A computed fold for a 475-nucleotide part of an RNA from a metagenome, annotated as small-subunit ribosomal RNA, 3' major domain. The RNAcentral record of the full RNA draws on SILVA.
Context: one part of a larger RNA
RNA sequence: UGACGGGGGCCCGCACAAGCGGUGGAGCAUGUGGUUUAAUUCGAUGAUACGCGAGGAACCUUACCUGGGCUUAAAUGCUUUUUGACAAUUCUAGAGAUAGAAUGUUCUUCGGACAAAUUGCAAGGUGCUGCAUGGCUGUCGUCAGCUCGUGCCGUGAGGUGUUGGGUUAAGUCCCGCAACGAGCGCAACCCCUAUCUAAUAGUUGCCAGCGAGUAAAGUCGGGGACUCUAUAGAAACUGCCCGUGCAAACGGUGAGGAAGGUGGGGAUGACGUCAAGUCAUCACGGCCCUUACGUCCAGGGCUACACACGUGCUACAAUGGCGAGUACAGAGGGCUGCCAUCUAGUGAUAGAGAGCUAAUCCUUAAAACUCGUCUCAGUUCGGAUUGGAGUCUGCAACUCGACUCUAUGAAGCUGGAAUCGCUAGUAAUCGCGUAUCAGCAAUGACGCGGUGAAUACGUUCCCGGGCCUUGUACA
Repeated sequence: UGACGGGGGCCCGCACAAGCGGUGGAGCAUGUGGUUUAAUUCGAUGAUACGCGAGGAACCUUACCUGGGCUUAAAUGCUUUUUGACAAUUCUAGAGAUAGAAUGUUCUUCGGACAAAUUGCAAGGUGCUGCAUGGCUGUCGUCAGCUCGUGCCGUGAGGUGUUGGGUUAAGUCCCGCAACGAGCGCAACCCCUAUCUAAUAGUUGCCAGCGAGUAAAGUCGGGGACUCUAUAGAAACUGCCCGUGCAAACGGUGAGGAAGGUGGGGAUGACGUCAAGUCAUCACGGCCCUUACGUCCAGGGCUACACACGUGCUACAAUGGCGAGUACAGAGGGCUGCCAUCUAGUGAUAGAGAGCUAAUCCUUAAAACUCGUCUCAGUUCGGAUUGGAGUCUGCAACUCGACUCUAUGAAGCUGGAAUCGCUAGUAAUCGCGUAUCAGCAAUGACGCGGUGAAUACGUUCCCGGGCCUUGUACA
């Protein structure tokens, strides 16, 4: 100087407390361990692995296994030699890779181009080392810290500044001070959102007034008022008032205001820590393989299943289930696409077929509300499992897809010890969309809106963190 203490002081955080809803019990989905296997490819392992890499494992992917092949599958050249246009189509054998045969054709500026074979370099490796590395990332932590120049103090390691008194979300600001300044962080600048402008612009959006029109409908003429769209601006700064205070600042059911003290979100992650993670995104040093640890192909496996754990979904019902009717979003996607409408089918879908390269078409949310029914049961709860029959995608759904109809109707009656999330448009609950994608294991991930709570006395305690101080046989 640090680190540590079941030392002290001050302070903060869904850290506790106060509340609400979960997990842990059941079934299923998914990941992991373990076991099994010819193989169940590899990585990730307290917090910071386990719906993680994977934002799509039937083939492919694919790295694994079994079997069959090749010595170059692909790229880049150069080198030695030789041949021929190359390509394309068909047939035979085969699981296919591939092998063989046939048909057909003969570019040219005569240099060559292109293709095949051959020789050698060379390629190739998801082989090893993340403890050789770059890059990227997690974490402490969006915590308020981490440093430097000059000066001063100390023999020196170092100290001071950065400590102290207040204050703040903040090393934020003020006052004081052998310090005076500065940098990286904080904050602000950026994006979205909340209000406005007799602002600008009106199509695909809108419809107040005028006219037309309909069973109804901005449907039509027209209009720019309004909504909205998207561009430019305004607006919030403790600016004003009162109180306290040297000041900074704090308090106020103070005013005005759409918004008030960081208005609400996002992006943004200091010096560093964990030899943290990644050689399997990529790059790269070293090592290793080179008729194989390279490469092509078929089939299988990654989907196994006495079991254990994590993360989720669905439930156990009446604040509910079922049937009928009625209403209201936002965001996003669409041409190998989204598909109105009609017809067929109980249905998944199929056939016909308009519109849309989209503020134009696809385009109807569900909880909610109204009426009816069920009447507390393992039930009209719950839907696992299994039989049968189908639909769709795709060369191909046996291993191993999703969906539909019908039958079947399991466990489960609110979950031990323990444990998690959340402070407001949040939790809870309800549906909608997107990426990946032929299809789909999506109950996942990432977004979007609808309905919409309870509670916080407080900081004694648990956990993590910041500042000061003290002890130490630790570095």